[in-house]
RNA sequence: AAAAGGCAAACCCGACCGCAAGGCGGGGACGCAAAGCCACGGGGCCCAACUCGGGGUCAGCCGGGUUACCGAA
Numbered sequence: 001a002a003a004a005g006g007c008a009a010a011c012c013c014g015a016c017c018g019c020a021a022g023g024c025g026g027g028g029a030c031g032c033a034a035a036g037c038c039a040c041g042g043g044g045c046c047c048a049a050c051u052c053g054g055g056g057u058c059a060g061c062c063g064g065g066u067u068a069c070c071g072a073a
Base pairs, nucleotide, nucleotide: 006032007031011027012026013025014024016023017022030060036066037065038064040063041062042061043058044057045056046055047054
């Protein structure tokens, strides 16, 4: 380089979970070479709170850590 394959935003549905943010399952296809995994730093969001401070959530916001497929060299 080529080819195979992977993930899945918005939106729709659930006689699923959660106070919520959000998650899970089905459909979907905007994108993604780590859009695999980890809340470690920053940040967004939710809950609660008189204050100090607390508990969650987002890995498809940025950084960091960690593991990894096919192929060339």